RNA sequence: UCUCCCGUCGUUCAACGGCAGGACAGCGGACUGUUAAUCCGCCGAUGGUGGUUCGAAUCCACCCGGGAGAG
Numbered sequence: 001u002c003u004c005c006c007g008u009c010g011u012u013c014a015a016c017g018g019c020a021g022g023a024c025a026g027c028g029g030a031c032u033g034u035u036a037a038u039c040c041g042c043c044g045a046u047g048g049u050g051g052u053u054c055g056a057a058u059c060c061a062c063c064c065g066g067g068a069g070a071g
Stems, first nucleotide, its partner, number of pairs: 001070007010024004018054001026042005047063005
C1' cells in the first nucleotide's frame, strides 16, 4: 500500500428495509427473623459523516477502531 471480515445497552447475543428486543449485571420494590434464592418493575445501546429510500441497525461511499491475509 492492497484485499477480506467485524463494530448494537456495562457484558454477551437478537432484530425481511417498517416500534431497536432478550439474558446477565446495576437500581427500586415484594417475599424473608437476616442474607441468599425467587418474583415484579426500572435504567440502559445501533462507531462517525454523508448518500439512496416514503422509511436505514440493515443498502452505498468515505473516515475511525479491531482482526485476518497478500506484497